[in-house]
Bacterial RNase P class A from a soil metagenome, 371 nucleotides, folded computationally.
It matches the Rfam family "Bacterial RNase P class A". Rfam's curators write: Ribonuclease P (RNase P) is a ubiquitous endoribonuclease, found in archaea, bacteria and eukarya as well as chloroplasts and mitochondria. Its family is annotated with tRNA processing, ribonuclease P activity and dimeric ribonuclease P complex in the Gene Ontology.
RNA sequence: GCGGAUCGGAGGAUCGCCGCCCCUCGUGGGCGAAGGAAAGUCCGAACUCCGACGGGCAGCAGGCUGGCUAACGGCCAGGCGCGGCAACGCGACGGAAAGUGCAACAGAGAAUAGACCGCCGAACCGGGUCCGCGAGGAUCCGGUGGCAAGGGUGAAACGGUGCGGUAAGAGCGCACCGCGUCCCACGCGAGUGGCGACGGCACGGCAAACCCCCUGCGGAGCAAGACCAAAUAGGGAAGCGAUGGAACCGCCCGUUUCCGUUACUCAGCUUCCGGGUAGGUUGCUCGACCACCGCGGCAACGCGAGUGGCAGAUGAAUGAUCCUCGCUCCUCGAAUGAGGGGGACAGAAUUCGGCUUACAGAUCCGCUUCA
Repeated sequence: GCGGAUCGGAGGAUCGCCGCCCCUCGUGGGCGAAGGAAAGUCCGAACUCCGACGGGCAGCAGGCUGGCUAACGGCCAGGCGCGGCAACGCGACGGAAAGUGCAACAGAGAAUAGACCGCCGAACCGGGUCCGCGAGGAUCCGGUGGCAAGGGUGAAACGGUGCGGUAAGAGCGCACCGCGUCCCACGCGAGUGGCGACGGCACGGCAAACCCCCUGCGGAGCAAGACCAAAUAGGGAAGCGAUGGAACCGCCCGUUUCCGUUACUCAGCUUCCGGGUAGGUUGCUCGACCACCGCGGCAACGCGAGUGGCAGAUGAAUGAUCCUCGCUCCUCGAAUGAGGGGGACAGAAUUCGGCUUACAGAUCCGCUUCA
C1' cells in the first nucleotide's frame, strides 16, 4: 500500500416498562426483550385484496459470457477495455455496412472533405536574359495548373513506420504493423492465438441523440386483508296511536250524525333488520431463517444429520441509578499505582433476499512494492 473477515465493552444489585409461563392469587415467583446497519425505502420476492380469455401497441426498466438463486437491477467465476510498478480497482460493456440526426469554438476543410502557410514547375500559355547564322537549346518570372510530404486549427483531419518512386507527391509500388473477410487451432461461451489465405483500405466519432434488436413488467399495499361490535345520529321493515282530508259501499237519501273498507299524510312510541364509526380480536412473528459440523463445487451456492438460537409494542415497551472489572486519553509519581475524563453510528413496527449510506475504537488473515 491492496484485499477480506470479526467485534461494537463484561459481570452484578435496586427500582421500573412490554410480552409469555406458573402458583398457595399477593406488594408472589420464573423466563425473554433491537442492529450491523433496525436507517434510506432504491431493487427483488413471499403474503393479501382488486382486476384479469388470449395477444398486441404505448410506456418503463434491464443489456459482454457462463453459472448461482424463489426472484433480482443481487452474488460468484471468466472475457474485454481503462487506471496502477504491483497486490488490485473501475466500467449503461448489444447494434454506427437498417434509417434519421448531431459535432460549439477554432480551422482551408468535420464525412461520398479540404488547400491558409507550404512543396513542384513535368504539361500548356505569356514574357525576360544568355548561347546559336538558323532550326533550336539553357535559365528565370508570371498564369492555367499539379500535390497533400511538412507546418498550422481542433476533442476528433479520411490508416502508421520505413524503403522505393516522382517535377513535387500520393497504398502509386513493396516490407512490417494495424484493419476487414474467410480458414485453422483452443474454449460450453464472451473470446484468444496463427511467419494461414485473400483484400490496398472500403467501414472516422456520438445510441448517457432519436432509433433498431433481445429480455422482463396488471394495480395497490399489513394504515393490505379478515372477524366481533357499542353510545349518539341517520336508513329500512312491521305494529301501535293520533291528526287532517278524500273516495266508495251500506244506511239514509235532505243537512247533520253513525258504521265499515281502501289509499295518502304525520309529530311520536315499541320491536326487529342491515351498514358504518369508537373500541376489541386477528393477520403477528418459526421462516425460501441463522450459527456450528460433514460432503460436493475454484466460488456464489447446493445437499445431509444433529445441537443451539430467534423481541412483538400499537398516544407505540426495551429505561434509570449505583458497584466491580476491562479498553483508551490526560495529570501526578522512579515505580507498583493514585485522581480525573472519554467510549461511535444509530432505536424493531408484516416478513425475507440484496444494494446503498452512517460509524469512536479494537482485533485477525492473505497478498503486493520498497528498504
Record summary: The model forms 94% of the base pairs in the Rfam consensus.